[in-house]
RNA sequence: AUCGUUUCCGUGGGAGAGAGUCCGAUCACCGGACCGCCGAAGGCGCAACUCACCCGCAAUCGCUCAGGUAAAAGGACCACGGAAUAUGG
Numbered sequence: 001a002u003c004g005u006u007u008c009c010g011u012g013g014g015a016g017a018g019a020g021u022c023c024g025a026u027c028a029c030c031g032g033a034c035c036g037c038c039g040a041a042g043g044c045g046c047a048a049c050u051c052a053c054c055c056g057c058a059a060u061c062g063c064u065c066a067g068g069u070a071a072a073a074g075g076a077c078c079a080c081g082g083a084a085u086a087u088g089g
Base pairs, nucleotide, nucleotide: 002089003088004087005086006084007083008082009081010080011079012078013077018035020034021033022032023031024030036069037068038067042065043063044062045061049056
């Protein structure tokens, strides 16, 4: 100096599922009760592998606590740009 890993910021893209029923002043928003559904914020669980054993050990898989279920917002992940620290080539 440069490439990659990790984290953060900005921009763009980004799925799924009832604008559910009833009540409260009520179209939406808000609160409560009642079901149905979704998985890609988060969270939890498991394989191979390793090991005497225990532990460790992944997800876009599973669970659905949370979240979501018109729009908005959010959104794993991807691309581009920038930055931070450590580490590897």